[in-house]
Context: one part of a larger RNA
RNA sequence: CUGGGCGUAAAGCGUGCGCAGGCGGUUGUGUAAGACAGGUGUGAAAUCCCCGGGCUCAACCUGGGAAUGGCGCUUGUGACUGCACGACUGGAGUGCGGCAGAGGGGGGUGGAAUUCCACGUGUAGCAGUGAAAUGCGUAGAGAUGUGGAGGAACACCGAUGGCGAAGGCAGCCCCCUGGGUCGACACUGACGCUCAGGCACGAAAGCGUGGGGAGCAAACAGGAUUAGAUACCCUGGUAGUCCACGCCCUAAACGAUGCGAACUAGGUGUUGGGGAAGGAGACUUCUUUAGUACCGUAGCUAACGCGUGAAGUUCGCCGCCUGGGGAGUACGGUCGCAAGAUUAAAACUC
Numbered sequence: 001c002u003g004g005g006c007g008u009a010a011a012g013c014g015u016g017c018g019c020a021g022g023c024g025g026u027u028g029u030g031u032a033a034g035a036c037a038g039g040u041g042u043g044a045a046a047u048c049c050c051c052g053g054g055c056u057c058a059a060c061c062u063g064g065g066a067a068u069g070g071c072g073c074u075u076g077u078g079a080c081u082g083c084a085c086g087a088c089u090g091g092a093g094u095g096c097g098g099c100a101g102a103g104g105g106g107g108g109u110g111g112a113a114u115u116c117c118a119c120g121u122g123u124a125g126c127a128g129u130g131a132a133a134u135g136c137g138u139a140g141a142g143a144u145g146u147g148g149a150g151g152a153a154c155a156c157c158g159a160u161g162g163c164g165a166a167g168g169c170a171g172c173c174c175c176c177u178g179g180g181u182c183g184a185c186a187c188u189g190a191c192g193c194u195c196a197g198g199c200a201c202g203a204a205a206g207c208g209u210g211g212g213g214a215g216c217a218a219a220c221a222g223g224a225u226u227a228g229a230u231a232c233c234c235u236g237g238u239a240g241u242c243c244a245c246g247c248c249c250u251a252a253a254c255g256a257u258g259c260g261a262a263c264u265a266g267g268u269g270u271u272g273g274g275g276a277a278g279g280a281g282a283c284u285u286c287u288u289u290a291g292u293a294c295c296g297u298a299g300c301u302a303a304c305g306c307g308u309g310a311a312g313u314u315c316g317c318c319g320c321c322u323g324g325g326g327a328g329u330a331c332g333g334u335c336g337c338a339a340g341a342u343u344a345a346a347a348c349u350c
Base pairs, nucleotide, nucleotide: 004321005320006319007304008303012318014201015200016199017198021194022193023192025088026087027086028085029084030083031082033081034080035077036076037075038074039073040072041071042070049065050064051063052062053061054060091191092188093187094186095185096183097182098181099180103177104176105175106174107173108172109171110154115149116148117147118146119145120144121143125136126135162169163168206247207246208245209244210243211242215241216240220236221235222234223233258317259316260315261314262313263312266295267294268293269292270291271290272289273288274287275286276285277284278283299306300305323350324349325348332343333342334341335340
């Protein structure tokens, strides 16, 4: 390379947008680049292969044929691909009217709780553990009442629920704003799918500058435990956790399952929307559509399991894998303030 694969064996980029590229709905006409068919030229000889011939055989020599991935010229065909022009509405999109939502950004505001401060009441303990001790407390703690300060997070509702491309998103109110879905009609007329590079977003931790700091808490200190205890347990406690701006760019970034499209039994629940029937109504039943779960047929799978939200049956495009260790390392490049990230080997060894 051919071939085979990627839920768990090696393998889906963390996620999206998207240029080039690849692929692309129905229909008419033209063209003839691809394609197909006929003819023709060329594809030196030797070699290889086939059928013969010559040295007594063979090696060897030799005649003829075949073969020579192909390339060119020419004539034709018009189904398919391409190209050009025209048409269409089923893909895609726009308008209109509804609907749901912790989707995003900014501002404001509320109550509970922890801690701290002041004052009142009050007296000897409190805290902590397996048991203790360190710690706090007669300079009045803990408990309790009133007032105040400050930061962070939002009990119940709450879900097996919703929204978002992913990361992720939750008190309440206001402003700005993205997306989705449903319905009947009108409109545009293939405007589409995927996407190497590229661009953007990207939990936590970490970094820079400036704020903030209640609780929690790496590091650190002390007390225990223990043979030891640089731990698990306890008392403290600084970065950090929070905010603004700028970086970092990783993850079991997981559904360990790329995106889009079509097709292929059903059943049960639930969320949002539409329709129909019944009912006085609450509502019930049927149906349709978009999600989200469970069970399951065919089929698939090494098995586990998946099963109209596929891991089934197919198509388009991208990414990735190729025995274990060495190693996601070294070197070099790119990026970064740094930490490091990314790209990514070999010797050697089993």
Small-subunit ribosomal RNA, central domain from a soil metagenome, 350 nucleotides, folded computationally. The RNAcentral record of the full RNA draws on SILVA. Model confidence (mean pLDDT): 90 of 100.